[in-house]
RNA sequence: AAACGGCAAAACCGGGGUGACCCGGGGACGCAAAACCUCCGGUCUCCCGGCGUAACGCACGGGGCAGAUAGCGGGGUUCCCGAA
Repeated sequence: AAACGGCAAAACCGGGGUGACCCGGGGACGCAAAACCUCCGGUCUCCCGGCGUAACGCACGGGGCAGAUAGCGGGGUUCCCGAA
C1' cells in the first nucleotide's frame, strides 16, 4: 500500500449543569490512536477584586483547597492490521 474493522463533528430531539460543557438519541465533518490521563501551554466558563453602566458590561488583576475542552497543541500510558 491493501484488507477486516473501529470511532463519530455540526444541525436536530430528549435529559443534566449558573455556565463553559456533559450524557443519550441522531447524523458523518473528520480521525491511525478522535483510545485513556489535565503534567505544561492555550482557549472558554465560573468566582473574587478593579473599573464602568439605568441595565447589559470590560483589550484589567487574581483564584487549581473552582471548573470545561484529551476532536486546541505539547507530553505521558496502552493498542488493531501491515505488502514492497

A computed fold for an 84-nucleotide RNA from a soil metagenome, annotated as c-di-GMP-I riboswitch aptamer.
The prediction has a mean pLDDT of 84.